Predicted 3D model of a 244-nucleotide part of an RNA (large-subunit ribosomal RNA, domain VI) from Chlorella vulgaris. The coordinates come from a structure-prediction model, not an experiment, and the mean pLDDT is 82.

Context: one part of a larger RNA
RNA sequence: UGUAAAAAAUUGAGAGAACCAUUCCCUUGUACGAGAGGACCGGGAAUGACGAACCUCUAGUGUAUCAGUUGUUGCGCCAGCAGCAUCGCUGAGUAGCUACGUUCGGAACGUAGAACUGCUGAAAGCAUCUCAAGCAGGAAUUCGUUUCUCAAAACAAGUUUUUGAGUCGUAGAAGACUACUACGUGAUAGGUGAGGUGUGGAAUUCUAGUGAUAGAACAGCUAACUCAUACUAACUCAUUUAGA
Numbered sequence: 001u002g003u004a005a006a007a008a009a010u011u012g013a014g015a016g017a018a019c020c021a022u023u024c025c026c027u028u029g030u031a032c033g034a035g036a037g038g039a040c041c042g043g044g045a046a047u048g049a050c051g052a053a054c055c056u057c058u059a060g061u062g063u064a065u066c067a068g069u070u071g072u073u074g075c076g077c078c079a080g081c082a083g084c085a086u087c088g089c090u091g092a093g094u095a096g097c098u099a100c101g102u103u104c105g106g107a108a109c110g111u112a113g114a115a116c117u118g119c120u121g122a123a124a125g126c127a128u129c130u131c132a133a134g135c136a137g138g139a140a141u142u143c144g145u146u147u148c149u150c151a152a153a154a155c156a157a158g159u160u161u162u163u164g165a166g167u168c169g170u171a172g173a174a175g176a177c178u179a180c181u182a183c184g185u186g187a188u189a190g191g192u193g194a195g196g197u198g199u200g201g202a203a204u205u206c207u208a209g210u211g212a213u214a215g216a217a218c219a220g221c222u223a224a225c226u227c228a229u230a231c232u233a234a235c236u237c238a239u240u241u242a243g244a
Base pairs, nucleotide, nucleotide: 005163006162007161008160009159010158014150015149016148017147020048021047022046023045024044025043026042032037050105051104052103053102054101058099059098060097061096065092066091067090068089069088070085071084072083073082074081075080108145109144110143116137117136118135119134168184169183170182171181172180188233189232190231191229192228193227194226195225198221199220205216206215207214208213
């Protein structure tokens, strides 16, 4: 751009992805075999590699969380803080993202058919699986279904339902921008309240001790998390149409 309005849902012609392997156990020390050895078929349990999703656990990161600490500067001094020094360094760590972690996946069926193994059987009174007629068995990531994903640009452009869509604003586990998704008087974001999580016992004051320090005190602080709450921001107004 087309499919002669728009939005949503859907069918599936067709396309793509996947298809793996090993070990052990039972059947069974059975069939077979003098013995040594040792199965087919069938059933079950694990594992490896590969792939997808996820973050409960384990682990990593976590420059907006907490604590400790060195040097120096500043807040008049002490105390307590703040700035700079790779986030100054160090010990931990929420959400998110991740793997080393967790969960799941490769189920099943069929056609043709290679090597090969055969049946019947002549040419060639025998024999012969047959670049003789005819009829079978036969592997795999082969082919066709099945599974998953995309799919009406499948130009024979399908089908069904409905009537809206965009700008603007608040945002997002969505995102370069666009797009997508939620919301716009309602829990969309911020704030606030409560909780959780993390850190590890705040300042101040009092008490004990000459003092370092200890106690009053699971204290104080706490990002991205959860729930709640219209406090703030999603404003507000006009016109037209239809109805009451």
Rfam family: Bacterial large subunit ribosomal RNA.
NCBI's taxonomy places the organism under Eukaryota, Chlorophyta, Chlorellales, Chlorellaceae, Chlorella.
A source record names the gene rrn23.